Model confidence (mean pLDDT): 85 of 100.
A computed fold for a 72-nucleotide RNA from a bacterium, annotated as transfer RNA.
RNAcentral records the identical sequence in 3 taxa.
RNAcentral holds the sequence, with entries from ENA.

[in-house]
RNA sequence: AGCGGGGUGGAGCAGUAGUAGCUCGCAAGGCUCAUAACCUUGAGGUCGCAGGUGCAAUUCCUGCCCCCGCAA
Numbered sequence: 001a002g003c004g005g006g007g008u009g010g011a012g013c014a015g016u017a018g019u020a021g022c023u024c025g026c027a028a029g030g031c032u033c034a035u036a037a038c039c040u041u042g043a044g045g046u047c048g049c050a051g052g053u054g055c056a057a058u059u060c061c062u063g064c065c066c067c068c069g070c071a072a
Stems, first nucleotide, its partner, number of pairs: 002070006010024004018055001026042005048064005
């Protein structure tokens, strides 16, 4: 060099064109004598990078980068 899978809040993952979500974590409030648990609310994402198609791209196409695996 080749083949396959993956890259999405701090972590783990969903999302196969039409307002980007879930669980845990974090912060605040509630509850409690207090902590945990539980309940409510919130912050946190230019969806790996750059192009293309299209009214519209996390999603489709092309190239590149990174990670894992196969083969050598």

It matches the Rfam family "tRNA". By type it is a transfer RNA.